[in-house]
RNA sequence: UCGUGCUAGCCGGGGGGCUCGGGGUCCCCUACACCGGAAACCCUCGAUAGGCCGGGGUGAUGGUCCUCUUGCGGCCGUCGGACGACCGCGCAGCCUCCGGUGGGCAGCGUUGAUGGUCGGGUCCUGCGCGACCCGGAGCCGUGAACCCGGUCAGGCCCGGAAGGGAGCAGCCGUAAGCGGUGUCCCGGGAGUGCCGCAGGGUGGCCCGGCCGGAGCCAGCCGCCGGUGAAGCGGCGGCCAUCCGGCGGUCCAGAGAGGGCCGCACGA
Repeated sequence: UCGUGCUAGCCGGGGGGCUCGGGGUCCCCUACACCGGAAACCCUCGAUAGGCCGGGGUGAUGGUCCUCUUGCGGCCGUCGGACGACCGCGCAGCCUCCGGUGGGCAGCGUUGAUGGUCGGGUCCUGCGCGACCCGGAGCCGUGAACCCGGUCAGGCCCGGAAGGGAGCAGCCGUAAGCGGUGUCCCGGGAGUGCCGCAGGGUGGCCCGGCCGGAGCCAGCCGCCGGUGAAGCGGCGGCCAUCCGGCGGUCCAGAGAGGGCCGCACGA
């Protein structure tokens, strides 16, 4: 130096989360990425912790370690922005209601506005009239087994007789009562009247006459002031998600340089 057979090693690593802590199952990044199995009321371990159980491949010149640069991605802090949920504040505005103003529109007005004046109505009091309602008188009907009246057949009673008496049913009538009517008459009533007469009042409103001669009104918009609610908007706070800046931290992968690398047999 070569060959054969071995062994160590290698067949991924990292961030988050979990944990007292390491690793794994879970989520994510990276990309050369053996196979099977269990693992969240979890699995396996203890700073010698960087997984456990079983199988397979490769195998010491292709593996491993260190330093520097770069760097996917994650985590922490801080600042800003977007969107959303919630809480608070009545706060320029939208919105509600009220008052004022009269600039604009509409409406009324020379067929005469606001105003003035006169009369009437609306209002009050008294009297009357009418309508309505209630009661009564009056009128009509009905109305008594006996204890109402009249007449009382039959029958009964008294009597020698003549005659007399009481009296049921029937018929006639009537009392209280009941029913109807109640125009006219009497009394009473009231959410009674386009009614009449007299008196009062006349602020407002309505109608009309006269005077006078240009405004009146406030429905809508505008403007001013007040008021209310908290839906929108505004302001402040807090939370969640996403994005970005800055700082810190861990870091897959990549690039450069350097260090280390076993045993047996045979030629």
Bacterial large signal recognition particle RNA from an Actinomycetota bacterium, 267 nucleotides, folded computationally. The sequence is in RNAcentral, with records from ENA. NCBI's taxonomy places the organism under Bacteria, Bacillati, Actinomycetota.